[in-house]
Context: one part of a larger RNA
RNA sequence: UUGGGCAUAAAGCAUCCGUAGGUGGCCUUUCAAAUCUUUCGUCAAAUCCUAGGGCUCAACCAUGGAUAGGCGGUGGAAACUACUGAGCUGGAGUAAGGUAGGGGCAGAGGGAAAUUCCGGUGGAGUGGUGAAAUGCAAUGAGAUCAGAAAGAACACCAAUGGCAAAAGCACUAUACUAGGCUGACACUGACACUGACAGAUGAAAGCUAGGGGAGCAAAUGGCAUUAGAGACGCUAGUAGUCGUAACUGUAAAUGAUGGAUACUAGGUGCUGUGCAACAUGACCCAUGUAAUGCUGUAGGUAACGCAUUUUGUAUCCUGCCUGGGGAGUACAUUCAAAAGAAUGAAACCC
Repeated sequence: UUGGGCAUAAAGCAUCCGUAGGUGGCCUUUCAAAUCUUUCGUCAAAUCCUAGGGCUCAACCAUGGAUAGGCGGUGGAAACUACUGAGCUGGAGUAAGGUAGGGGCAGAGGGAAAUUCCGGUGGAGUGGUGAAAUGCAAUGAGAUCAGAAAGAACACCAAUGGCAAAAGCACUAUACUAGGCUGACACUGACACUGACAGAUGAAAGCUAGGGGAGCAAAUGGCAUUAGAGACGCUAGUAGUCGUAACUGUAAAUGAUGGAUACUAGGUGCUGUGCAACAUGACCCAUGUAAUGCUGUAGGUAACGCAUUUUGUAUCCUGCCUGGGGAGUACAUUCAAAAGAAUGAAACCC
């Protein structure tokens, strides 16, 4: 290992697409590769098993016999798998109709607020804290009124709500565009599922080039606190945060739960839609389907909890785990401009 597992104990790839491979609906036909079976050959002897026998018994020795199994030949069976031919429509898909949505992308437009600048009024403080101080202010601050600039983010609606493969997506309208759901009919007729390698997308931070820079804010300066304060608090403030074109490829990338299919009590919300009903409502009630929540039975669980959105009952494919540290380290290889990423040990200790 056979024969265990992966929500929380070690363990599901961040997510998708898809090659090889693996697996695969219903009915019928061919064939006999695989499968099952008859018979023959062979698998040296010794050994093992067994029957009776020989050493006084036994160990030991000699003689005879044998199953199962492997390989090869021959004959047969045809349910299942494969192959061959012909079909079917339930899986899957296509076209036409309807529909919800912060799905994506592009250019355009908008107002509120904070900041800064300019001008008016005004004249002594303001700001900040547990308390203060640094800071700002008679070169007129703070307050208030009018005007202007530029950048970033879009209050309320807003929700346990919606969409998207995930990351993620919210001011308004428009152009282009992807996916879903729904109902009847038409068409194709298994075209399906998963998926090593490969490919694509992938928050934030970081990085390259040239822009932009209102607010916030690593680093940094100063004031406090303190025994000290390299921190928490305060005042300033640069990278960065923003946009374009590349790179990086990681997160507690989480539902800590891989994908697909079928089955297995209910109750109660909510979103989309169909049907039915209603007829001045846009609801209620009945019913189907798809998504999203709460609760709960059987079942299963070490327990917590899960429970038709499964951690239940089954099948298929795939990734991963095997005591704690050393260590996601060393070395090596691949990728990357770099930072680093991926793959990934051992000695030794317990």

The prediction has a mean pLDDT of 87. Small-subunit ribosomal RNA, central domain from Guadua angustifolia, 350 nucleotides, folded computationally. Rfam family: Bacterial small subunit ribosomal RNA. Its family is annotated with structural constituent of ribosome and ribosome in the Gene Ontology.